[in-house]
Context: one part of a larger RNA
Molecule: small-subunit ribosomal RNA, 5' domain
Organism: Herpetosiphonaceae bacterium
RNA sequence: GGACGAACGCUGGCGGCGUGCCUAAUGCAUGCAAGUCGUGCGGGCACCCCUUCGUGGGUGCCAGCGGCGGACGGCUGAGUAGCGCGUGGGUCACCUGCCCCGGAGUGGGGGAUAACCCGCCGAAAGGCGUGCUAAUCCCGCAUAUCCCCGCAUCCGCGGGGAAAGCCUACCGGCGCUCCGGGUGGGGCCCGCGUCCCAUUACGCUCGUUGGUGGGGUAAUGGCCCACCAAGGCUCUGAUGGGUCGCUGGUCUGAGAGGACGAUCAGCCAGACUGGGACUGAGACACGGCCCAGACUCCUACGGGAGGCAGCAGCAAGGAAUUUUCCGCAAUGGGCGCAAGCCUGACGGAGCAACGCCGCGUGGAGGACGACGGCCUUCGGGUUGUAAACUCCUUUUCUGGGGGACGACCACGACGGUACCCCAGGAAUCAGCCCCGGCUAACUACGUGCCAGCAGCCGCGGUAAGACGUAGGGGGCCAGCGUUGUCC
Numbered sequence: 001g002g003a004c005g006a007a008c009g010c011u012g013g014c015g016g017c018g019u020g021c022c023u024a025a026u027g028c029a030u031g032c033a034a035g036u037c038g039u040g041c042g043g044g045c046a047c048c049c050c051u052u053c054g055u056g057g058g059u060g061c062c063a064g065c066g067g068c069g070g071a072c073g074g075c076u077g078a079g080u081a082g083c084g085c086g087u088g089g090g091u092c093a094c095c096u097g098c099c100c101c102g103g104a105g106u107g108g109g110g111g112a113u114a115a116c117c118c119g120c121c122g123a124a125a126g127g128c129g130u131g132c133u134a135a136u137c138c139c140g141c142a143u144a145u146c147c148c149c150g151c152a153u154c155c156g157c158g159g160g161g162a163a164a165g166c167c168u169a170c171c172g173g174c175g176c177u178c179c180g181g182g183u184g185g186g187g188c189c190c191g192c193g194u195c196c197c198a199u200u201a202c203g204c205u206c207g208u209u210g211g212u213g214g215g216g217u218a219a220u221g222g223c224c225c226a227c228c229a230a231g232g233c234u235c236u237g238a239u240g241g242g243u244c245g246c247u248g249g250u251c252u253g254a255g256a257g258g259a260c261g262a263u264c265a266g267c268c269a270g271a272c273u274g275g276g277a278c279u280g281a282g283a284c285a286c287g288g289c290c291c292a293g294a295c296u297c298c299u300a301c302g303g304g305a306g307g308c309a310g311c312a313g314c315a316a317g318g319a320a321u322u323u324u325c326c327g328c329a330a331u332g333g334g335c336g337c338a339a340g341c342c343u344g345a346c347g348g349a350g351c352a353a354c355g356c357c358g359c360g361u362g363g364a365g366g367a368c369g370a371c372g373g374c375c376u377u378c379g380g381g382u383u384g385u386a387a388a389c390u391c392c393u394u395u396u397c398u399g400g401g402g403g404a405c406g407a408c409c410a411c412g413a414c415g416g417u418a419c420c421c422c423a424g425g426a427a428u429c430a431g432c433c434c435c436g437g438c439u440a441a442c443u444a445c446g447u448g449c450c451a452g453c454a455g456c457c458g459c460g461g462u463a464a465g466a467c468g469u470a471g472g473g474g475g476c477c478a479g480c481g482u483u484g485u486c487c
Base pairs, nucleotide, nucleotide: 001487002486003485004484006483007482008481009480010479013359014358015357016356017355018354019352020351021317026315027314028313030312031311032310035068036067037066040065041064043062044061045060046059047058048057049056075270076269077268084194085193086192087191088190089189090188091187094186095185096184099182100181101180102179103178104177105176106175107141109139110138111137116131118129119128120127121126146161147160148159149158150157151156165174166173167172195242196241197240203233204232205231208230209229210228211227212226213225214224215223245267246266247265248264249260250259251258252257272293273292274291275290276289295306296305297304298303323349325348326347327346331345332343333342334341335340362392363391364390365389372383373382374381375380397424398423399422400421401420402419406414431476432475433474434473435472436457437456438455442471443470444469445468446467452459453458
């Protein structure tokens, strides 16, 4: 000098775009953050219409069964020195819901259960029993272009395996099953790279290293198990300890390099702590389940409920970090044939000079140089064209009017915002630090090694350009200084 997710002091007009718990992965009141589908199914309630009164039809709402989604999106950085990440490869050792392409099929039966009724237990959370019922729920049978398994490996032989319907103005549409391919997404493996300490070394290791056979998985593998062998790593730093998410990048620097890893993007990991599996195409699952623990809450003491490292917000910690806002209008996501519903993702607004950028606080003229202040050798000098005063302008500001783009049929939170027009009037707007040398800017008074200053050198003990005040000056400017950190 540059930089910052900064903080502190003094000061503070506006706008645009960004950024905003770096500390306690501490604890959390309250609300919201993941639902949706009646074109899968049977019911319940309310209303309307018809009624040959058997009931039929329609609309809306509701929970339940069923389907898809809740594995995405959002947050955090605790752990992790690891194939975790980066990069380049491998997979004849693998998976892939929804989507796209192609092929084949969708035949015929059966069953259970919620809802509901009845009864019962419980303070509650909830639960039990009996009975009825539907399906795109569940289970046999048939069929098999095919697929899987075994034998065989040349033809082949044997065994096993599907399915679901719904809507229709009947043309069709949405589905379902099996197989092959694709796109995109993943799993696993390998080469290389990836911080500090040797004051961690005759060190480390027993599922340890390898083999055989098996189990398990979508899949290789000591991943797991039985048996067998006795191996494997290491000064090219094993093991141990410390620290740490990694990267694209960011800052600095002429570069080489050094430091860092906020915001944005990719990957990883975590979801009160530890463990576990279930479901599923996908999880060992933030707002799912079970167990244990700590903590908080409710309780009728028998027993229950909870998990903000989602958005706001609260407490605490701290030098320090925002609204319990608006909207689904846009983009994107889930569900749905659709209408649409949901979406604290997101789009916006609010707060904060936290940062960058832009703008303003007026412009021109104006002396024989006013007043005041300060200095003075008392002549004057300086503040200083500065002010007053004259003319001008209206960015800003105030008032009034119009008023968007963003939307591709319609639909605009932002927003009566941006922007445009008219009127008024210099009107509403300047501070901070410094002036001994480094380093740009000097005098007076006060003080008297006191009070104080200070980044280094150093100033102050009676004329201090270094302390304090004033005048003047220098620098930067809605900021200016200080502190911290990096280069």